[in-house]
RNA sequence: CCCUUAGAGUUUGAUCCUGGCUCAGGACGCUUUUUGGCGGCGUGCCUAACACAUGCAAGUCGAGCGAAUGAAGUUCCUUCGGGAACGGAUUUAGCGGCGGACGGGUGAGUAACACGUGGGCAACCUGCAUCAUAGAGGGGAAUAGCCUUCCGAAAGGGAGAUUAAUACCGCAUAAGAUUGUAGUACCGCAUGGUACAGCAAUUAAAGGAGUAAUCCGCUAUGAGAUGGGCCCGCGGCGCAUUAGCUAGUUGGUGAGGUAACGGCUCACCAAGGCAACGAUGCGUAGCCGACCUGAGAGGGUGAUCGGCCACAUUGGGACUGAGACACGGCCCAGACUCCUACGGGAGGCAGCAGUGGGGAAUAUUGCACAAUGGGCGGAAGCCUGAUGCAGCGACGCCGCGUGAGGGAUGACGGCCUUCGGGUUGUAAACCUCUUUCAGCAGGGACGAAGCGCAAGUGACGGUACCUGCAGAAGAAGCACCGGCUAACUACGUGCCAGCAGCCGCGGUAAUACGUAGGGUGCGAGCGUUGUCCGGAAUUACUGGGCGUAAAGAGUUCGUAGGCGGUUUGUCGCGUCGUUUGUGAAAUCCCGCAGCUUAACUGUGGGCGUGCAGGCGAUACGGGCAGACUUGAGUGCUGUAGGGGAGACUGGAAUUCCUGGUGUAGCGGUGAAAUGCGUAGAUAUUAGGAGGAACACCAGUGGCGAAGGCGGCUUACUGGACUGUAACUGACGUUGAGGCUCGAAAGCGUGGGGAGCAAACAAGGUUAGAUACCCUGGUAGUCCACGCCGUAAACGAUGAUUACUAGGUGUCGGGGGUUUAUAAACCUUCGGUGCCGCAGCUAACGCAAUAAGUAAUCCACCUGGGGAGUACGUUCGCAAGAAUGAAACUCAAAGGAAUUGACGGGGACCCGCACAAGCGGUGGAGCAUGUGGUUUAAUUCGAAGCAACGCGAAGAACCUUACCUGGUCUUGACAUCCCUCUGACAGCCUCUUAAUCGAGGUCUUUCUUCGGAACAGAGGAGACAGGUGGUGCAUGGUUGUCGUCAGCUCGUGUCGUGAGAUGUUGGGUUAAGUCCCGCAACGAGCGCAACCCUUAUCUUUAGUAGCCAGCAAGUUAAGUUGGGAACUCUAGAGAGACUGCCGGGGAUAACCCGGAGGAAGGUGGGGAUGACGUCAAAUCAUCAUGCCCCUUAUGACCAGGGCUACACACGUGCUACAAUGGCGUAAACAAAGGGAAGCAAGACAGCGAUGUUAAGCAAAUCCCAAAAAUAACGUCCCAGUUCGGAUUGUAGUCUGCAACUCGACUGCAUGAAGCUGGAAUCGCUAGUAAUCGCGAAUCAGAAUGUCGCGGUGAAUACGUUCCCGGGUCUUGCACACACCGCCCGUCA
Repeated sequence: CCCUUAGAGUUUGAUCCUGGCUCAGGACGCUUUUUGGCGGCGUGCCUAACACAUGCAAGUCGAGCGAAUGAAGUUCCUUCGGGAACGGAUUUAGCGGCGGACGGGUGAGUAACACGUGGGCAACCUGCAUCAUAGAGGGGAAUAGCCUUCCGAAAGGGAGAUUAAUACCGCAUAAGAUUGUAGUACCGCAUGGUACAGCAAUUAAAGGAGUAAUCCGCUAUGAGAUGGGCCCGCGGCGCAUUAGCUAGUUGGUGAGGUAACGGCUCACCAAGGCAACGAUGCGUAGCCGACCUGAGAGGGUGAUCGGCCACAUUGGGACUGAGACACGGCCCAGACUCCUACGGGAGGCAGCAGUGGGGAAUAUUGCACAAUGGGCGGAAGCCUGAUGCAGCGACGCCGCGUGAGGGAUGACGGCCUUCGGGUUGUAAACCUCUUUCAGCAGGGACGAAGCGCAAGUGACGGUACCUGCAGAAGAAGCACCGGCUAACUACGUGCCAGCAGCCGCGGUAAUACGUAGGGUGCGAGCGUUGUCCGGAAUUACUGGGCGUAAAGAGUUCGUAGGCGGUUUGUCGCGUCGUUUGUGAAAUCCCGCAGCUUAACUGUGGGCGUGCAGGCGAUACGGGCAGACUUGAGUGCUGUAGGGGAGACUGGAAUUCCUGGUGUAGCGGUGAAAUGCGUAGAUAUUAGGAGGAACACCAGUGGCGAAGGCGGCUUACUGGACUGUAACUGACGUUGAGGCUCGAAAGCGUGGGGAGCAAACAAGGUUAGAUACCCUGGUAGUCCACGCCGUAAACGAUGAUUACUAGGUGUCGGGGGUUUAUAAACCUUCGGUGCCGCAGCUAACGCAAUAAGUAAUCCACCUGGGGAGUACGUUCGCAAGAAUGAAACUCAAAGGAAUUGACGGGGACCCGCACAAGCGGUGGAGCAUGUGGUUUAAUUCGAAGCAACGCGAAGAACCUUACCUGGUCUUGACAUCCCUCUGACAGCCUCUUAAUCGAGGUCUUUCUUCGGAACAGAGGAGACAGGUGGUGCAUGGUUGUCGUCAGCUCGUGUCGUGAGAUGUUGGGUUAAGUCCCGCAACGAGCGCAACCCUUAUCUUUAGUAGCCAGCAAGUUAAGUUGGGAACUCUAGAGAGACUGCCGGGGAUAACCCGGAGGAAGGUGGGGAUGACGUCAAAUCAUCAUGCCCCUUAUGACCAGGGCUACACACGUGCUACAAUGGCGUAAACAAAGGGAAGCAAGACAGCGAUGUUAAGCAAAUCCCAAAAAUAACGUCCCAGUUCGGAUUGUAGUCUGCAACUCGACUGCAUGAAGCUGGAAUCGCUAGUAAUCGCGAAUCAGAAUGUCGCGGUGAAUACGUUCCCGGGUCUUGCACACACCGCCCGUCA
C1' cells in the first nucleotide's frame, strides 16, 4: 500500500432512549437420540494422584574373575549295554564393569526464579564420545561363590574353613594438578583474573583378546563440545469482608559445609528487613510453544505433538554414583492388601494391555523388533509394551458412492379441492448406457539402509496397487416449516394432551400440540445437552457513562501520588532511527512438491508485533544548573456584610401571681362535647414574676466551604472585594488514605422551663378511628460541657483553568463625561438573577454561574427484586453508623415525551339536568308484561339507562316452536334416474279421537304414431328436512351515546419519533355557525340548506266539493238552472333574506330594539343519525360458515299447554268525587276505513243484536253518535245517586268448536278505595292537562300501539348544586383505560 468491521426478537395504545434477557456464527479429547455403504489420515479416562488379579515393560558383558555345567570330536578299555581320560562348544548363580538418573506415565503438589524471555557465573560440575600431552614399576591383605555346620514355616540369616580379579590397600615415579609463600608483566565493572619463574608439601594407574600386526581398556592433566547447577531484570490468577508480616528474621565478623555463591548452617555483634507500586494470609492453578474465537485490541483454554518443571501408595531420610535424594533401588514411619506353622514376612500399573469401581463418557490381557532410536558387548548378538504396525469407536477432518441419459396419457396410488382441478411429478413404469465402491478371480510391491566371508533378513501383508468378470445390481437418513428463520395445507384434540431458545401457542375452524400429504435445510450423517469466544461499545486501551434512566463523596483543609507557566544551557532516562544477537522445532501465512484428489506430509520463504547489545538524533516529556514575571502569594490603600464566638442590654406579646371594677357564662367546633367558672371565671384595670423568640425594615438582597446566619450595644476574630504594582519568584492544581466542620431528632451530666408539644388522658367523628378536629399534657425544644455523624445534607449538577453572540435587572468597589449636589450616561472588576444565539441533549432542558468547546485530578455506575439486608470487621454509652455479599427469583424494572381515558383538579358552555311550575307513578281494584314458584308442558328470545302493554299490528283450534298419545320413513317440501298407469284432484261409503287406511264412482293433451308433455303410484340412491347449537365464526337489520357537534384527509411546515399544526386563540352561534387573527392553505363526512307537512296570499282548474249575486223550487235539503266570487280541493307560483331603521360591537361576524308583515331572526312539526363505542341485540324474519340429528332433534294428527298462582317488580286503565255524578234536550271537528266489505232507512227487541234492504269500489253512499262544552233539572259531602271490582242469572254475536280460554248485553250483587311513605317520572305552547274520534292486526277478541282533531294553562330568578354531554387546560405509576391500577393481612 492493500485487505478486514452486518444484525434481529422482547418493556409501550404508540414513540424515542436507557437497560437487561434471548437468537442467528464458529469450535470441542465431547455427551445423548435416531439412522448408518466404503476408504485415507488423525484421535480416544477431562471423573477416583481410587484399589489392583495375571502377563510383559532393563538389562548386558565369559574378550575382567574364580568356579560350576559339560556338546561335537579324539584316545584307551569293554561283559558291546557301556566305562575312563583328553577336549572344551554351550549355559550360567556369584564377584566385578557399564547401564537401571535415559526412554515411558501422570498433573497430585506448586503463586514459586516453577515457567517464559533476556542476561550473568572473575562463584561451578560434566560418565560415555572427540582432540592433545605424559604415563602404567614393584608389592600386599581380604572376600563372595563353593564346602561343612547351625537357626527359621517361609523370606532369609549366623558361624567356621578355603579362593580369584579390570574388586580393595600401601610403596616408588610426578610432566602435570592442588595447597602455602614471597614476586614480575598484562588485563578487568568491584571482589579480582591470566601468564611466567623460585622454594616447600600432597597426589596416579589394570589389565584383557590375539600367532602377530594390532585392538579394546587403565591413570593424570589440558581444551572444546554436550548435559546440568546457581544468581539476576522483566512478564503472566482472585479476594482488602486477608493490613500489618518477620528472631535465622535483615545485615556484619569469624568458622563449618557445598561442585559452587549465599543465614545454606553455627557462634558473637547490630536492629534491622518486607508492605497500599498490596507484604502476610486464604482460595484456585502445573508453566510455555501453542489451540479456539475475534476486524483487531482482546477473551477463553493449556487434550493429542514439542520444551521445561514436579510427582511415583502417604510422609521423612540418606546411600551409591559423573549424574538421584532415584516409578519397576535401600532404610524408617503411616494406611491398605496378601502369605503365615502367629514367631514373622511380602507388595506398590500416575509403564503396555487388562480388572473392579466412579461416571453422561473414553479402546485389545494383539503382532514385531523388519524400520527409527536406546542399553550392554570387540563382535555376532541379547534386551527394548520406546517405537513400527494391526484391532475397536461416524469421535473428528477429508475423499467417494448409493447410478447416468431419454421418458406425458402428465399413469396408478396418496393428499388437497372452489369438484373445474391442483400437487406428489420426469418422479415411477418403460427404453438406452455406464460399473466407481463393495463382491469374485489372477498378478503383486516400495518401504532394505545396514550387518555379514557367505547364505540370508518385512510385523504391516498376499496389504496398497494393476488386470479381468457379472449385474442397476448390495448402499439414505435426520431436523425443521408462527416471528426471529429458508419452508403450508388437511384431519384429530379442545387451557386437555402437549410444545417452547426468546416472544409465546392450546378454552371447537390451532400454518405453534399429535398425525398425514407437501415443502425447506443438511447429508453418512442429522438433531439435542454441556462448555468457550463472538454478536456484547453489556467493563468501553482501541471504545461507555454519572441534572431527571444505575452513578458527584454533606463539606473544607491537606499527605502520598497524578498533572503542571516563560526562557537558556547541559545530560540522553523516556522517545525516535539504523544495525547485531536471540525469539527451538512443530503450528500459522505464501510458493513449490509427494501420496489418483483432498485431508495428511515434505521443502523454501515469511511471520513471531518481544527482549538484549552497539552506533546515532535531541524537537517534545523528564533529570540537573541558571534566569524571568504573566500563575500563586505578601505588603500598602480603601469598602460592604444576619461570617464566627463572648459579655451587657431593650420593648411588644403569651402565661402565672396579687389587688381593684364586674356578673354568668367562657372556651371550642362543620356541629358539639371534654375543659374552666357563683370558692366569682371570661372581660377590664394597676403592680409584679419568669422564660423564650426578636414584628415592621425584608428584597430570586447580603455573608459563609457546607450545615447555616436576623432586636440593640460593645471588645476579640476569620474570610472576601476594589485600587496600587513595592516584594517573593512557579511557591500551582487535584487529592487515595488522614484530619476538621456538619440541620433536625436522639444520648450522658448539671441547670432552666413562659409558650409550643411526640408519648399519654378525656371528648368528638366513624361500621371501626390506636388518625385527621377539640380540651389538657410529659419528655423535648432553651443554656453549659461531652457524644452521635446522618437528611430530598438538592442546583438531585465534584474541584480547578482557558475559550465561545447578545439583551436586561440587582448587590459591593474603581475610572471617565456632565452637573452646584443628587441624579443620568459611558466603561471596568467581583458576586447574584432572568431571557436568549451557536453548540450539546433520548427528550425535558442547559446555554459565560454550561449540561457548549478543550485540559488535569478525584469519587462513583454496570438489569429489576432479594438488599443497603445477612455474616465479618471498625466506630458508638445506646440508638445506630460505615464497609457490604450470596442463594433464590423475574423478563423486564426504568427515563423523557405523545395520544386518549379518568380526577370528590381548574376555566367556559349546553340540555325539562337542576331550579320555578302543572300533572302523575309509588297506596286501592282491574288490565298487561316480567321474575319466581308450580307443572307432563307452562316453547323460545329480550336483562341498568338502551329487558319488563318488548319480538306479539292481536295464543279458543290453526298460529305453535312446548307436553302427552297415535302414526310415516327418499319423507309434508325441491332436483335427478328406472318401471307401471292414464289419470290426479273431486264426489260417495266404511273405519278412526283424528290424520292414516280400505272400497266405489268419475277420468288427460299433443303427435311425424316412434314418442313427447303433464300427473299419479311403486323402486334404488344421491339427497330432502331441522324454530337443533354457536349473534363470541358471520352478512343484513336495529338499539345506544346523540340530532351531541363533532370525526378526518391531501399538500405544506414543525418534531429523531409517536405525533403536532390545520381543528388552538379573541368574539359569536342551535351548530367546527360565521368573522378576525395565526405556518398554514385547501378539501371530505357531519351542521345548515335542498325534501314533506303546516301557517298567508296570488294564479290555474271547478267535480262527486262550494253557493255571494241572478233565477227556479219545495214540508225540508245547493235540490235545480246557473255561477267561479268565498270555503275547499290540488297543481304552479309568491313570501322571510337580519332585506330596512336605531343602538351595541373591532368599521367584522353577530346581538338588542323597532317598523312593515299572515309569519322575524333555523316561523312550528317531520324525514334525515358523521368517524366510532358497547365481542350491545337478533342463527326464532331472512341469508349463511362450521358442528350436530337422519325409522328422528325431520313430518302428520287429536287433546292439552303458552291463560297455572303463597309472592315481588315494571307499564297502564278506572277511581276515590260537587271544577263532580245522573237525567233531559241542543251545538261544533279532523283524520281515516269500506266488496268474503261499509251498510242508510224501515220493522222486532229494554239492550247486545236480529230481519229486511236502498246506496257506495267512494270529496257522491256508509261507518258516523263526536265528546268534553254550554243550558235546564236533581243529588248536598255520605263509602254516598262517588267508585265500579267480584258474583248470580238470562241472553246476543263470531266461529267446525267459546269447558279449560272470547267479546258484548239486560237484571241483580255492590269489594277495595276518602288523594297515597321513602323514593321517583313527564312536560317550556297550541305544549302539559283534559275530551272524544279513527285505523292497522283481525272470523271474533284493546285499558295496548299508531294516528286525528276539540277545550286549553302555569312557570323559567338563574346555573351554586344533582345527572348527562362538548371545548380548552392541568395531574397521572391508568391504556381491558377509575367497574383502572395497586398495598397489607388472612385462607

Model confidence (mean pLDDT): 84 of 100.
Predicted 3D model of a 1387-nucleotide RNA (small-subunit ribosomal RNA) from an uncultured bacterium.
It matches the Rfam family "Bacterial small subunit ribosomal RNA". Its family is annotated with ribosome and structural constituent of ribosome in the Gene Ontology.
The RNAcentral record of the sequence draws on ENA and SILVA.